[in-house]
């Protein structure tokens, strides 16, 4: 330099055009003589800009961060 893959919640990950989702962690209650567990229930996120669309986390640019090949032709 060029191409490929990932970016969604504190953390591992689903969703892939019309209500953003689990598990783990956190809070708070219950429950217990306490604590652990268990039981409810609460907070908390679509990498950033623009474009297409009635509508974008989803599709199209270009960019940024990670990761990987490649260094030759076109």
């Nucleotide at each position: 330099g060029c191409c490929c893959c990932u970016g969604u919640a504190g953390u591992u990950c689903a969703g892939u055009g019309a209500c953003a989702g689990a598990a783990c962690a956190g809070u708070u209650g219950c429950c217990u003589c306490g604590u652990a567990a268990g039981c409810a229930a609460c907070a908390a996120g679509c990498g950033u800009a623009g474009g297409u669309u009635u509508g974008a986390u989803u599709c199209c640019u270009a960019c940024c961060a990670g990761g990987g090949g490649c260094u030759c032709c076109a």